[in-house]
Context: one part of a larger RNA
């Protein structure tokens, strides 16, 4: 010089755009952050109706969703992450292609009945319903076979009719897309030898089992491999990248906020559901902790969004909207949506306005120096003209709200902060008298101190200055 998620000190007119626990992955009151579907069911309730007609709420079952989206950086030195390839794999919603959807049954919630318990649930019988569940068939195209043969499926609903045909929304099965995920390889990715030897599922084979899928992934047997001075192996750091800062550049540093990937959900473990999870606001199990109990036994998990506490130098509101943009669900209105848009607070950063303009000399009056002549504050003020940005005050149009427009009065509502020895642009005066103090360096300060303090004046930046700390 340039940077900063920065702080501190003085000061603070206003607008836009960004940005905000770097610290204890400490601990959390309360609310809200994943629900929808009555065009899959059965069914309680209101209120209407001649009429289980009509229209809403609610319970349960049953479908997609809940794996997305948000949030942090603790582990992690690793195929993690970056590139570039590969082959032994799955894929719900979407889109294309083709063929089908035929008869039959058993339960079960939810209700009623009766009990257990403080509570959280729980237990027993009665019964019922479907896009819940199970068996026949059928099987071209799949899958197993070398072939013969062999195994596998389905479900309605809604408009609308007199009923069928229709329409649309679904459902099996089989192929293909596209996006999505898992897997493998090569190269690349901090410091340390005051860490030199490591390793027994450990390296390879054979057989099995498991997986979507290759594989010691596992397991049984066999063989004794297997890494390592190009650093194995153990220690300490550390989430990676694209980017961000800076430099001419090569490079050093940093990984806030935007985007991509990994991990992680109080700790460690586990698996169920599922196209997909070993699942932040699912379940089990120990563990630590908080809480509720009638002591028998229950209940939680803010590293979501505001908030509270602690720790800190130090980091916002328990705001408003689903208006828009994206997302579940739905035929669809539309319902959720602390995603997100918006808006509060903070000079925390950038950035653009603005505290007035022209004119004015008796160079007024103060201040301050002074050789007491006068100089300096200085066109500076006053005074005349003029103009209304921002602030204020009506209105107005737009918007879920901001933001836009248009009128009024008035120069009116707006300037600091730091330095002045020399590096370094900028000097007198008084006061102190190695005292109080200053200080990035070198260094001022003991009686004339442009180096300390206060005044005047001058410099420099300016809604900001300055100082600390860290990077190049």
């Nucleotide at each position: 010089g340039g940077g900063u998620g920065a702080a501190c000190g003085c000061u603070g007119g206003c607008g836009g755009u960004g940005u905000g626990c770097c610290u204890a992955a400490g601990g959390c009151a309360u609310g809200c952050a994943a629900g929808u579907c009555g065009a899959a069911u059965g069914g309680u309730c209101u209120a209407u109706u001649c009429a289980u007609u009509u229209a809403g709420a609610c319970c349960a079952u049953g479908g997609c969703g809940a794996a997305c989206g948000g949030g942090u950086g603790a582990g992690u030195a690793a195929c993690g992450c970056g590139u570039a390839c590969a082959a032994a794999u799955c894929u719900a919603c979407c889109c294309c292609u083709a063929a089908g959807a035929g008869g039959a049954g058993c339960a079960u919630a939810g209700u009623c009945c009766c009990g257990a318990g403080a509570a959280a649930u729980c237990g027993g019988g009665a019964g019922u319903a479907a896009u819940u569940c199970u068996c026949c068939a059928u099987a071209g195209u799949u899958c197993c076979g070398a072939a013969a043969g062999g195994a596998u499926a389905a479900a309605g609903g809604a408009u609308g009719u007199a009923a069928c045909u229709a329409u649309c929304c679904g459902c099996u099965c089989a192929g293909g897309g596209a996006g999505g995920a898992g897997u493998g390889u090569g190269c690349g990715u901090u410091c340390u030898a005051u860490c030199a030897g490591c390793u027994u599922g450990u390296u390879g084979g054979u057989a099995g089992g498991g997986u979507a899928a290759c594989g010691g992934c596992c397991u049984a047997c066999c063989a004794a491999g297997g890494c390592u001075a190009u650093g194995a192996c153990g220690g300490a750091u550390a989430u990676c990248g694209g980017c961000u800062c800076u430099g001419a550049g090569a490079g050093g540093a940093g990984g806030a906020u935007c985007c991509g990937a990994c991990a992680c959900a109080a700790u460690g473990g586990g698996a169920c559901u599922g196209a997909g999870a070993c699942a932040c606001g699912g379940c089990c199990c120990a563990u630590a902790c908080u809480c509720c109990u009638a002591c028998g036994g229950g209940a939680g998990g803010c590293a979501g969004c505001a908030g509270c506490u602690a720790g800190g130098a130090a980091u916002a509101u328990u705001g408003c909207g689903c208006a828009a943009u994206g997302g579940a669900c739905g035929a669809a209105a539309g319902u959720c949506u602390g995603a997100c848009g918006c808006a509060g607070c903070g000079a925390c950063a950038c950035c653009g306005c603005g505290u007035g303009a022209g004119g004015g000399a008796u160079g007024a009056a103060u201040g301050c120096c002074u050789u007491c002549g006068g100089g300096u504050u200085g066109u500076a003020a006053a005074c005349c003209u003029c103009u209304u940005u921002u602030a204020g005050c009506c209105c107005c149009c737009a918007u879920a709200u901001a933001a836009g427009g248009g009128g009024c009065a008035g120069a009116a509502u707006a300037a600091g902060c730091a330095a002045c020895u020399a590096c370094u642009a900028a000097c007198u005066a008084c006061g102190u008298g190695c005292c109080a103090g200053c200080a990035g360096u070198c260094g001022c300060g003991g009686u004339a101190a442009u180096a300390c303090g206060u005044a005047g004046g001058u410099u420099g930046c300016a809604a900001g200055c300055g100082u600390u700390a860290c990077c190049c």

Small-subunit ribosomal RNA, 5' domain from a Candidatus Shapirobacteria bacterium, 472 nucleotides, folded computationally. The coordinates come from a structure-prediction model, not an experiment, and the mean pLDDT is 86. The sequence was found in a public genome assembly. It matches the Rfam family "Bacterial small subunit ribosomal RNA".